[in-house]
Two RNAs folded together computationally: RNase P RNA and transfer RNA, 445 nucleotides in total. Rfam match: Bacterial RNase P class A. Rfam's curators write: Ribonuclease P (RNase P) is a ubiquitous endoribonuclease, found in archaea, bacteria and eukarya as well as chloroplasts and mitochondria.
RNA sequence: CUGGCCGAGCGCGGUGGUCGCGGGCGCCCCUGGGGCGUCCGAGGAAAGUCCGAGCUCCAUAGGGUAGACUGCCAGGUAACGCCUGGGCGCCGAAAGGCGACGGACAGGGCCACAGAAAACAGACCGCCCUGCGGGCAACCGCGGGGUAAGGGUGAAAUGGUGGGGUAAGAGCCCACCGCGCCACUGGUAACAGCGGCGGCACGGUAACCCCCAGUCGGAGCAAGGCCAAAUAAGCGGCGAGGUGUGACCCACACCGGAUGGACAAGCCGCGGGUAGGCCGCUCGAGGUGGCCGGCAACCGCCACCCCAGACAGAUGACCAUCCCUCGCGCGCAAGCGCCGGGAACAGAACUCGGCUUACGGCUCGACCAGCAGC
RNA sequence: UGGCCCGUCGUCUAAGGGCAAGACACCGGUCUUUGGAACCGGCGAUGGUGGUUCGAAUCCACCCGGGCCAA
Repeated sequence: CUGGCCGAGCGCGGUGGUCGCGGGCGCCCCUGGGGCGUCCGAGGAAAGUCCGAGCUCCAUAGGGUAGACUGCCAGGUAACGCCUGGGCGCCGAAAGGCGACGGACAGGGCCACAGAAAACAGACCGCCCUGCGGGCAACCGCGGGGUAAGGGUGAAAUGGUGGGGUAAGAGCCCACCGCGCCACUGGUAACAGCGGCGGCACGGUAACCCCCAGUCGGAGCAAGGCCAAAUAAGCGGCGAGGUGUGACCCACACCGGAUGGACAAGCCGCGGGUAGGCCGCUCGAGGUGGCCGGCAACCGCCACCCCAGACAGAUGACCAUCCCUCGCGCGCAAGCGCCGGGAACAGAACUCGGCUUACGGCUCGACCAGCAGC
Repeated sequence: UGGCCCGUCGUCUAAGGGCAAGACACCGGUCUUUGGAACCGGCGAUGGUGGUUCGAAUCCACCCGGGCCAA
C1' cells in the first nucleotide's frame, strides 16, 4: 500500500436571530381560557409484537394433570429463549464465522424408489471345494457345501488402511487409526492428555413421538382508578346445585336450595343512555464522567445531571455564518471561487433489558494474508 | 396501541415427510349448416428466504401480504 475480518462511535447538522408549534415552572389577567419570562422537546431501530420483566386488576398469584418453552460447561443479569468466557464439532490458508450442542442400551414410529438385503437384515454378478454330464483341452451346464474381502444399487450396506493366513475368504490373527471400559494427570466443570485392557463392535433419524433436567396463575395502560352528566328503579329467559380472569381435577372461598311455584351469585338475549374531563403519564433495574475488582459480560464506590409526555395527536419556515458533500472553473500542490444539496431506513403514545427485520454515509482502532521498501 | 387466525393452478377444494390431485375456466381436436351440449387431449400452482432431513406443500426460524377481535 492492497485485500480480508472483527469491534466501537456518529445518526446533516452546529451557532445566532425573526416568525410559528407542544409541555413544565414562575408571575399577571381571567375562570372555558389568555399574556409575559425562562427551561425542555423523537430513534438506533421509535418498526415486528418475537421473549423477559416492572406496574395494575382478578379472594386463593395453593397443589396437580394436560400444554408450552429452554437444553454442552461456568459466569452475568430483576429476569430471559438474552449477553460474556470456555469446551467440542463443522467451514476457512489465516484472522475469524456458524452450531436447534442432554439421551438412540426405556419404549414406539419411519428409512420411499433403487438394491440380494435398510435392523438383532441378507446373496444379484462373483470367488473356492466337490458330484454328474458334454468336450482333446481351455471351458460350459445342472446339483450340493463354504464365503461376504471384490463389483453393482443407494443418502446410508454393519469398522478403515496395510500385512499375514486360508481351498477361497472373514478381526480369523497382527500393527496403526477408530470405538468401548478402567486408572492416573490437568481443569470449578464441559472436556483434554497419557497408559492399560478389551469385544473387534446390535445402523441412521429425537426442528418424529418420547425419556431426562430446568422454568411457567390469568389478563393486560384500550390494564386500572376518580369525577361529572344522562337514561326506561328497563324487559325477558336459564336454573338445583352453581359461580369464582385459558382447559380439566382436588382443595378453598362465595351464592342458593330441597313438596309445588318462584328465586341467588352468575350467565344468555332484547332495548335505552353515555363516548366528556382528570389521574395512571414519566425520577427510572436512569444517564454522564472517574475510580476499583474481574479475561470479559458486568458488580461496587464517588461526583454531577433531569433529558417529550401528546390526546386527532406537537418541533416547521426564513436569514446569516461554520461544517459536510455533488458538479464546474483556476491552481504544481496546499487551496480558492461559483452553483446545487443536507445521505438511507424511517416519527414516541406506560416504561425498561434483549432478539429479529429495514437502512445511506463518514470516522477511529485491533487482527490476518499478500506485495514493496528500510 | 394490544390480542388471534390464515396464505396451494385464473377460481374453488384435496394431498398428515416419499410423483402436488379433482372440478370449473382457458387452448386444441371430434361431431354439427353454425353454436351449445357431449366426448378426447393439453396447459397451468405450494406467499418469500433460510434451516432440519437422503428427501419438505407438510417440521422449525424469520420476512411479506390478508382477515378478525378489543374501547